[in-house]
């Protein structure tokens, strides 16, 4: 250099055009308990950047930015 994949809450991750963008795990707040620890319960939290297609894009394209693999 060429070729493939990948990118979503703080982590992990789920979403094949119309969802309040779900879930667990930390977190926070109340309940429970003499306390704490497990347990209930509720809250906070994200669509890599930019263009494009469309009535509507996290989903489809195009560029770039990073990680990953695979070739010489």
């Nucleotide at each position: 250099g060429c070729c493939c994949g990948c990118a979503u809450c703080g982590u992990c991750u789920a979403g094949c055009g119309g969802u309040c963008a779900g879930g667990a795990c930390c977190u926070c707040a109340c309940c429970c308990u003499u306390u704490c620890a497990a347990g209930g319960u509720g809250g906070c939290a994200a669509c890599c950047g930019g263009g494009g297609u469309u009535c509507g894009a996290c989903u489809c394209c195009c560029c770039g930015u990073g990680c990953g693999g695979g070739u010489a």
RNAcentral holds the sequence, with entries from ENA and MGnify. The RNA shown here (transfer RNA) has 72 nucleotides and comes from a Chloroflexota bacterium. The same sequence occurs in records of 4 taxa. Rfam family: tRNA. By type it is a transfer RNA. Rfam links the family to the GO term triplet codon-amino acid adaptor activity. Its mean pLDDT, the model's own confidence on a scale to 100, is 83.